[in-house]
């Protein structure tokens, strides 16, 4: 690398609308409930994914030194669990999940 076991954070039970499903009535409908599912908007998260960059190095110029060097500028490169928050993600379960560890190929 690959596939297995383990652990594994953080943020809405938020508002409209649409289905759907219950109750009720004066039953072509209309009211209402509080879950679910989907759209949207607003608010928040950061640990799939994906974007940025410090030290260090590499050229370049340039001052300094007798000289190995050194020292200022400028570009290139350059990592995360930092930073963005584009994608995902936000009661509890579940799913997911960077890293971490264990045995195997």
């Nucleotide at each position: 690398c690959c596939g297995u076991c383990u652990g594994g954070a953080g943020a809405g039970c938020c508002g409209u609308c649409g289905c759907a499903c219950g109750a009720u009535g004066c039953c072509a409908c209309a009211u209402c409930g509080g879950c679910g599912c989907g759209a949207c908007g607003c608010a928040c998260c950061g640990a799939a994914g994906g974007a940025g960059c410090a030290a260090g190095u590499u050229c370049g110029c340039g001052g300094c030194g007798g000289g190995c060097g050194c020292c200022g500028c400028a570009a290139a490169u350059g990592a995360a669990u930092c930073u963005c928050u584009c994608a995902g993600g936000u009661a509890c379960c579940g799913a997911g999940g960077a890293c971490a560890g264990g045995g195997g190929g």
The RNA shown here (Glycine riboswitch aptamer) has 105 nucleotides and comes from a rhizosphere metagenome. Its mean pLDDT, the model's own confidence on a scale to 100, is 79.